RNA sequence: UCCUAUGAUAGAGGUUGCGCCAAACAAGAGUACGCCGGUUUUGAUGUUCAGGCGAAACAGCCGACGGAAAGGGUGCGGCGCCGAAGUGUGCGGCCCAUGCCUGAAUCCGCACGCUGGUACGCCGGGAAAUACGCGGCGGACUGUCACAAUCUGUGGAGCGCUAUCAUCAGA
Numbered sequence: 001u002c003c004u005a006u007g008a009u010a011g012a013g014g015u016u017g018c019g020c021c022a023a024a025c026a027a028g029a030g031u032a033c034g035c036c037g038g039u040u041u042u043g044a045u046g047u048u049c050a051g052g053c054g055a056a057a058c059a060g061c062c063g064a065c066g067g068a069a070a071g072g073g074u075g076c077g078g079c080g081c082c083g084a085a086g087u088g089u090g091c092g093g094c095c096c097a098u099g100c101c102u103g104a105a106u107c108c109g110c111a112c113g114c115u116g117g118u119a120c121g122c123c124g125g126g127a128a129a130u131a132c133g134c135g136g137c138g139g140a141c142u143g144u145c146a147c148a149a150u151c152u153g154u155g156g157a158g159c160g161c162u163a164u165c166a167u168c169a170g171a
C1' cells in the first nucleotide's frame, strides 16, 4: 500500500419512499338514534361479529317530527425516519363493556419468519363505499449488487448497497 473479515459513523433509492399529528373538506347520512302514533308477537341488549340459554318490558316493520358520531379518505402543512414500515404464526395481556356463557375480532407486548420500492390488473378479506388499506398471484417500471457482454440481457435480496474510519488475519 492492497485485500478479507468484524465493528462504528454517515448516506442513497422515490416529488407516487415509509409512518405519525392537527385543522379544513367530501363522504359516512337523512344512516344510527330520540320522540309520537300504528302494527306485530318473542324474532332484542356488548367496542364489533358469531353461536347458545333465559325472561318478558322489548326487538322488528310503517308513518310524521327531529337528527349525530367514530374508524377510514382527500390535498396542503408540520414532525420523525430509510426494515423506514407492513404482515404471518405462536405465547401473553386487555377483555367489570352483555342479563348469563362460549368463541373470534380490535388493541398492546415478546419471540420467530416473510416483503428492496412504486403503480396497475385479477382474486379474497376489512370498510358505508367504485375511496383506501391488507394478503396472494401476474407482468411493468425503478434503485442496488453479481455475472455475461457492447446493447443490453440474466439472476439475487435490505441480515443488502455505497463512502469513511478503526481493528484482526493475509500478500
Stems, first nucleotide, its partner, number of pairs: 001171002005167007014082001017081005024074002033066002036063004043058001047105007085115009116142003120138005126132001144156005